[in-house]
RNA sequence: GGAGUGGACGAGGCGGUCGCUCCCGAAUCCGAACAGGAGGAGGGGGAGGAAAGUCCGGACUCCGCAGGGCAGGGUGGUCGCUAACGGCGACCCCGGGCAACCGGAGGGAAAGUGCCACAGAAAACACACCGCCCGCGAGGGCAAGGGUGAAAAGGCGAGGUAAGAGCUCACCGCCCCGGUGGUGACACCGGGGGCAGGGCAAACCCCACCCGGAGCAAGGCCAAACGUGCCCCCCAUGGGAUCGCCCGUCCCGGGGGCGGGUCGGCCGCAUGACUCCGCGGGCAACCGCGGGGCGAGACAAAUGACCGCCCCCGGCGCUUCGGCGCCGGGAACAGGAUCCGGCUUAUGCGCCGCUCCGACC
Repeated sequence: GGAGUGGACGAGGCGGUCGCUCCCGAAUCCGAACAGGAGGAGGGGGAGGAAAGUCCGGACUCCGCAGGGCAGGGUGGUCGCUAACGGCGACCCCGGGCAACCGGAGGGAAAGUGCCACAGAAAACACACCGCCCGCGAGGGCAAGGGUGAAAAGGCGAGGUAAGAGCUCACCGCCCCGGUGGUGACACCGGGGGCAGGGCAAACCCCACCCGGAGCAAGGCCAAACGUGCCCCCCAUGGGAUCGCCCGUCCCGGGGGCGGGUCGGCCGCAUGACUCCGCGGGCAACCGCGGGGCGAGACAAAUGACCGCCCCCGGCGCUUCGGCGCCGGGAACAGGAUCCGGCUUAUGCGCCGCUCCGACC
């Protein structure tokens, strides 16, 4: 210098002017008032690494619930972390890459059932198209080679044979047993067995573990107007309907209270599994201790514009190689709505580690 790979962080800083939003709030005024109200000088707070998607997990709230089981859903290497998780860390195994590194729903196929397109003889209680061997043929033996396929009854070499075949043997693979190391997944070593017998469980299923429902429009408190329901008091002792009359039944006035609850208001609502620094434990995720900090709480929802200095980046020019000057830029994705932990997705530029290749010293 080139190619690649992983990671965390920043998302310019300070000041000024004018705005936006929320909070506190001095004069002054109304008022008898130190009740209450108007008023606004001035002061203070004000988005993110993803605030997003709402995918997963929790906190919180209401409802449900003796206990156990069935059904249903989810998760799935091991050991840890965590409030919890489908998250994170370390490690194991498999696959890809020269490597850094990346990917893996990664339990069970000797419990049972099912599926395996096309091609192919055959896709699994095996089979025989070409082929090989015996044979005149009929027929029989065989599965080495060819061919098909994503996948074909261990691989490879030698022996053996009519031709062949774990038929026999060595090595590799597989299964079983034992030993060693490791908490464990697993690894390594030794011995035995000619070899069980295809793949698929994000197919049913089996095994282990986990799971009640709805969600801040949760939920709680206060509470107009109108109407209705209930109660009390007052007036009237009447009026109306019931086709004319009597009885009976029903309806009708004013005031007050209660109940539930609508408009509306308040709480929930930000001191928290919070954050920063230091020390300690741990490979790490993370945990413990000490000290400091307070960081939006709106309700259809606020953050923008301009200027100056500094800083950073790029280009050009000059250079005594230390720098200096001028010009331009600081962009992208995007924005709270109960909160928190994750995941995923979007994102211009800058930064750091590592790997491989090339050149020079």
Background
The prediction has a mean pLDDT of 76. The RNA shown here (Bacterial RNase P class A) has 361 nucleotides and comes from a Candidatus Aminicenantes bacterium. Its Rfam family is "Bacterial RNase P class A". The family's RNA type in Rfam is ribozyme.